[in-house]
RNA sequence: AGAGUUUGAUCCUGGCUCAGAGUUAACGCUGGCAGCGUGCUUAACACAUGCAAGUCGAACGGGACUAUCCUGAGAUUACAUCAAGGGAUAGUUUAGUGGCAGACGAGUGAGUAACACGUAAGGAACCUUCCCUGGAGCGGGGAACAACCUGCCGAAAGGCGGGCUAAUACCCCGUACGAUCUCGAGGUGGCAUCAUCUUGAGAUGAAAGGCGUAAGCCGCUCUAGGAUGGUCUUGCGGCCUAUCAGCUAGUUGGUAGGGUAACGGCCUACCAAGGCUACGACGGGUACCCGGCCUGAAAGGGCGAACGGGCACGGAGGCACUGAGACACGGGCCUCACUCCUACGGGAGGCAGCAGUGGGGAAUAUUGGGCAAUGGGGGAAACCCUGACCCAGCGACGCUGCGUGAGGGAUGAAGGUCUUCGGAUCGUAAACCUCUUUUCUAGGGGAAGAAAGCCCGCAAGGGUUUGACGGUACUCUAGGAAUAAGCCCCGGCUAAAUAUGUGCCAGCAGCCGCGGUAAGACAUAUGGGGCGAGCGUUACUCGGAUUCACUAGGCGUAAAGCGCGUGUAGGCGGAUGUCCAAGUCUGCCGUGAAAUCUCCCGGCUCAACUGGGAGGGGUCGGUGGAAACUAGACGUCUGGAGUCAGGUAGAGGGUACCGGAAUUCCUGGUGUAGCGGUGAAAUGCGUAGAUAUCAGGAGGAACACCAACGGCGAAAGCAGGUACCUGGGCCUCGACUGACGCUGAGACGCGAAAGCUAGGGGAGUAAACAGGAUUAGAUACCCUGGUAAUCCUAGCCGUAAACGAUGGCAACUAGGUGUGGGAGGUAUCGACCCCUCCCGUGCCGACGCUAACGCAUUAAGUUGCCCGCCUGGGGAGUACGGCCGCAAGGUUAAAACUCAAAUGAAUUGACGGGGGCCCGCACAAUCGGUGGAGCAUGUGGUUUAAUUCGACGCUACGCGAAGAACCUUACCUGGGCUUGAAGUGCUGGUGUUAUUCCGGUGGAAACAUCGGAGGAACCGCAAGGUUGCCAGCAGAGGUGCUGCAUGGCUGUCGUCAGCUCGUGUCGUGAGAUGUUGGGUUAAGUCCCGCAACGAGCGCAACCCCUGUCCUGUGUUGCUACCUACCUUCGGGUAGGAGGACUCUCAGGAGACUGCCGCGGAUAACGUGGAGGAAGGCGGGGAUGACGUCAAGUCAUCAUGGCCUUUAUGUCCAGGGCUACACACGUGCUACAAUGGCGCGUACAGAGGGAGGCAAAGCCGCAAGGUAGAGCAAAUCCCUAAAGCGCGCCCCAGUUCGGAUUGUGGGCUGCAAUUUGCCCACAUGAAGGCGGAAUCGAUAGUAAUCGCAGAUCAGCAAGCUGCGGUGAAUACGUUCCCGGGCCUUGUACACACCGCCCGUCACACCACGAAAGCCCAUUGCAACAGAAGUCCAUAGCAAUAUGGCCCAAGUUGUGAUUGGUGAUUGGGGUGAAGUCGUAACAAGGUAA
Repeated sequence: AGAGUUUGAUCCUGGCUCAGAGUUAACGCUGGCAGCGUGCUUAACACAUGCAAGUCGAACGGGACUAUCCUGAGAUUACAUCAAGGGAUAGUUUAGUGGCAGACGAGUGAGUAACACGUAAGGAACCUUCCCUGGAGCGGGGAACAACCUGCCGAAAGGCGGGCUAAUACCCCGUACGAUCUCGAGGUGGCAUCAUCUUGAGAUGAAAGGCGUAAGCCGCUCUAGGAUGGUCUUGCGGCCUAUCAGCUAGUUGGUAGGGUAACGGCCUACCAAGGCUACGACGGGUACCCGGCCUGAAAGGGCGAACGGGCACGGAGGCACUGAGACACGGGCCUCACUCCUACGGGAGGCAGCAGUGGGGAAUAUUGGGCAAUGGGGGAAACCCUGACCCAGCGACGCUGCGUGAGGGAUGAAGGUCUUCGGAUCGUAAACCUCUUUUCUAGGGGAAGAAAGCCCGCAAGGGUUUGACGGUACUCUAGGAAUAAGCCCCGGCUAAAUAUGUGCCAGCAGCCGCGGUAAGACAUAUGGGGCGAGCGUUACUCGGAUUCACUAGGCGUAAAGCGCGUGUAGGCGGAUGUCCAAGUCUGCCGUGAAAUCUCCCGGCUCAACUGGGAGGGGUCGGUGGAAACUAGACGUCUGGAGUCAGGUAGAGGGUACCGGAAUUCCUGGUGUAGCGGUGAAAUGCGUAGAUAUCAGGAGGAACACCAACGGCGAAAGCAGGUACCUGGGCCUCGACUGACGCUGAGACGCGAAAGCUAGGGGAGUAAACAGGAUUAGAUACCCUGGUAAUCCUAGCCGUAAACGAUGGCAACUAGGUGUGGGAGGUAUCGACCCCUCCCGUGCCGACGCUAACGCAUUAAGUUGCCCGCCUGGGGAGUACGGCCGCAAGGUUAAAACUCAAAUGAAUUGACGGGGGCCCGCACAAUCGGUGGAGCAUGUGGUUUAAUUCGACGCUACGCGAAGAACCUUACCUGGGCUUGAAGUGCUGGUGUUAUUCCGGUGGAAACAUCGGAGGAACCGCAAGGUUGCCAGCAGAGGUGCUGCAUGGCUGUCGUCAGCUCGUGUCGUGAGAUGUUGGGUUAAGUCCCGCAACGAGCGCAACCCCUGUCCUGUGUUGCUACCUACCUUCGGGUAGGAGGACUCUCAGGAGACUGCCGCGGAUAACGUGGAGGAAGGCGGGGAUGACGUCAAGUCAUCAUGGCCUUUAUGUCCAGGGCUACACACGUGCUACAAUGGCGCGUACAGAGGGAGGCAAAGCCGCAAGGUAGAGCAAAUCCCUAAAGCGCGCCCCAGUUCGGAUUGUGGGCUGCAAUUUGCCCACAUGAAGGCGGAAUCGAUAGUAAUCGCAGAUCAGCAAGCUGCGGUGAAUACGUUCCCGGGCCUUGUACACACCGCCCGUCACACCACGAAAGCCCAUUGCAACAGAAGUCCAUAGCAAUAUGGCCCAAGUUGUGAUUGGUGAUUGGGGUGAAGUCGUAACAAGGUAA
């Protein structure tokens, strides 16, 4: 010090969350020791038991006991002795009288928002026991009451009567000051009352003794002062709420009196009518306050445990008494509640003292020891008392310290985990060796804390007692690594990763988020990280959060400028002079307790802890000073502001009157069948005469052109013309006033539209409503009508995207260019133009600002002053309450709950029923098809034991499959095998084993089983080994799953022209630029321009085929030539010869916009032409950028993981993949005459051929058979059809069409039944050109014709090739589809197959309303009236009676808060409900 989280990415805004520190904590797991601290935060709930305040016998009388002495009834009596009782002395003890203390100490925080607290002052309105200092005094007398005795009542608690008695108890008299009071005189001082000093007169008021031999001491009384403590008053300070705005009757003041220690309405009577409040009264809520504590850089924020100061309280409420002090925690009286005792009559009690108990609670300790220390009370003292206190106990509750060992030790042990199987890691860790002993155990020693006091003594001094903790701390000796480690975490934030299990399950989670079969996020393990006697979690506080912003924020679009003005309080305020000194600054003084904090120095072994010293700490007080600024006082000034004068523009406002155009209606004329309306229609109007047209009339509303980017107004708003009334602005010139100013909480006024009330008015328009359309629906959009309303008058309402989404005023900070108003200057005869200034209103732009967009002298720049407003989204501008309103509603304005976002600007894409440009058989034009029929084939579906699997819009469906009868084959049924059908390695066994052949039995076969014959090979010199079989092990095998774990391959967009990079530049950034623009192209092809310059992958070219030529080649090809033979006279065959020609195979040439004209920027290029076989890419092929579709394929292959292992492997037979009511795709054949049939006849290319192609000939109607010449092929063979010629058919279900079926054949093959192909004969179905719809094709193409090949035993209507014949059309780019570029909008980014809204239904949650019901608090009024003070009366008195006041209580009536409430209202939340489609694109009617 920051980080995570909104987005595809970015910047900003903004919330949420985390890392830190802390705690009187609690909970979970774990737990060795010590020191110092600390421990009911909840029920101020209730309390058993014990203790917590007594003491003094030196104040007093009495009692009891003991000792001694005296006496002594009596007992025993010889003495002696004992002894009740009485007396004296001494001691101990004590109920009572009396004194002092129980008002402190200890506890708690309920109440209290207050002079309660803090701080600083004041008391000239005060008190103060004990203590200190000073002064004075202590004379005399008296009467009682307890105790005690006695009688009585009561269960008890307790009480009553009678009698006796002492005092430091009580009373009286005397005396008394400088005390108090009254009346005087004088001085000094002050603050009004006064204070003080001197002095005079009068009045009032005292006392107590005790101890001691004594000295004396302790007391007592009066008085002055001090100290201490208290009390009263005041300034200032510190909570929330205005959804509390008015409060107040002893209230505010006065006079008189009472009361108090004392001032005072503190109380009473009378008089006056005041007092407080927006600087927040009154009310409500909450809360003891402070020193301080926690946090923080600080400023602040939070808290008020422990320790210390103050206050308040003592079961709840009230009251007084005593006293120096109380309205009294362990005193009293009364009331109430509760508990206990009771003989039922009546009594007793108050742990918020220390322990402890119950209860509450997440939660907080021992019914301990001791007065040794410190402190307190009493006492002369000893001493007593002291749950204050000092100690101990319990709790890791906190802080601090220590330990759980140290050194060596590699075979890197075993074991665990992972593994790429090599290893890695736990890990020097362990074992093992050496060493140490803090801690522990045992034994020995053993403190400080203690000196006061007391005694002796004249004194100096001497003597002497006392330790709870505790046999503790500490220390010595011995023993032995011995007794001692856990917790959390490991996806990012945040240090630390792997395996297995699980499979959106179980679970995790602080936020983001993990988990749906390869999870570093769940669980476990291993390893690692962090802290460590602790570690985590939860809760709370501050921090981070400049996220309430004083330090230190904002408001155009993110939340946020009041709709606008006038103006009150308040805040702020021009120039200059003098004064003052309140603010301000400064010196000194006082105070700011101690503790705490910081620094320094000490004490416990260190530390925590603690002692000493210093510092720091304030909106404080006093006093002295300064005078710049602010305030204040008094002057002056003119610049701010205003007034007067002269001009001036204007839809500024109000009232009255006037005008024309248009619509509608009415009357009349002309006129006839339609009009009107729409995308198209219909409703509607019209033959009763509309629409159209002409004339006249009525009525209401609005004012075309001018008109603007213009003008005016505070805003809302204002528009025909004229008149009157009236507000404001601007300009110019001078004069005047002299700061008169700015802003503005409240307040007051104005305030579009709609709406409301009352009365008018009502042409047009037009919510509602009606009808017609549209539609799936259409309560809409469109159409025809139509009422409120719109208009006027009067009055309400008070809101708008009331917007510049931008408050007002003032100052300052480059310009340019329009426009409205005014003035001036130059020039001119004059005007215009031109120049300057002021005011307004626009645009563009510099600096600057801004998150960006943008703003930019009309600021969103730089400043000052004032006001308003904001603080995540939703809930909600809602509820409740208040105020306003006739109502509608407005205004003010929350919370529960819920989410982790919501938002702004900009970026790149994608998309649009947005735009522009362009392309493509995309449309159009043309030709031919599909969709109808039959058949073939594929698919879906269905069926089935199985109909194996995959492919599913384009981009699945004659696709994988270039060919399922068996095989294939993966499927089904049945039968077999189990290291297996094939492969590798190891161990053991076997051995004429490998291998070849023959036979038997069962069987469908596989296989099982039996018998027989022959009989090795290789390596090695040899021994021996290998190949086989059997058994076993490791492992094989799997067309089992996952194409969403993958590689590879492929499809598609698309042969579309795109996709990117480096450097530079621009931008905060995502990104942009380049790649956009102007042209051009098939093309990001090229040219030009340009903050870009270059480059890469694509395009093109390079490659192949084809078209022309040349060169070479020359057999099996060719034949212009020669010879021979044959000839149907065309020619053929053979042999020569040749390379001319065709052709083959090679190699080259050729085409490049090269040339010319025109167009174009002179470019690129286009267009026309020449030449040429070919012309602008000549034609065709191969070639497929970055990427998209989790596209396809685990069944080509490969492959991770999972599954299976006498089966999901493997073998075999048979079946199935060929099923068939149907549906779709792709084809074939047709429907015929451009045809069919018959006969005759012609011409290819490219391929293939040895288990092959097969000729001639012969046989068969034919399929085919036979035969086998020739040919491993430019040689031989397969080998053409359409066409052409002639003939028939004559428009018909036919001489079209050939399905289907029957019969008979042929071929292949082990085998054609399921299920092949072909032939012949017979049969002769549908079908007459095909609905909606839809496909292909732009030239050697479509169409049409056949041929070949792969696969293949056989099977082709499919596929892949080949040639023959050989067209039509393209105006054009509006539209459909797809694509490219630019641009625009966006709430989309899984990207429009997107996003998303509301009702309804269901579940849950919180909230509001509600007839009411219930509790609590409280106001007012009344009743009532305990104890008690006071007063009055009576009494000598005690006391009684009465009265005032008054607690609890009661009644009535209000107020406030809360709870509950049938029902009801909306709101929120909830993977896959219903209905629609509102919004986002022009979202399909802009919102």
Molecule: small-subunit ribosomal RNA
Organism: uncultured bacterium